Predicted 3D model of a 72-nucleotide RNA (transfer RNA) from a Paludibacteraceae bacterium. The organism belongs to Paludibacteraceae, within Bacteria. Its mean pLDDT, the model's own confidence on a scale to 100, is 81. Rfam family: tRNA. It is annotated as a transfer RNA. About the family: Transfer RNA (tRNA) molecules are approximately 80 nucleotides in length.
């Protein structure tokens, strides 16, 4: 330099145009327990940045950014 690929709660990961963005773990709160571990309930917490399509985008373009592969 050139192609292609990804980027979602603290961490892993689902969701291939119609929602209140789901689970695990982990955080907090509560029960349970003399205590603490277990367990059980409960809440909190996210779409890389920007624009464009659409009546409606996380999701389909297109850019800018990070990360990775594969070439020369």
């Nucleotide at each position: 330099g050139g192609c292609c690929u990804c980027u979602u709660c603290g961490u892993c990961u689902a969701u291939c145009g119609g929602u209140u963005a789901g689970g695990a773990c982990a955080a907090a709160a509560g029960a349970u327990u003399u205590u603490c571990a277990u367990u059980c309930u409960u809440u909190a917490a996210a779409g890389a940045g920007g624009g464009g399509u659409u009546c409606g985008a996380u999701u389909c373009c297109c850019c800018u950014a990070g990360a990775g592969g594969c070439u020369a």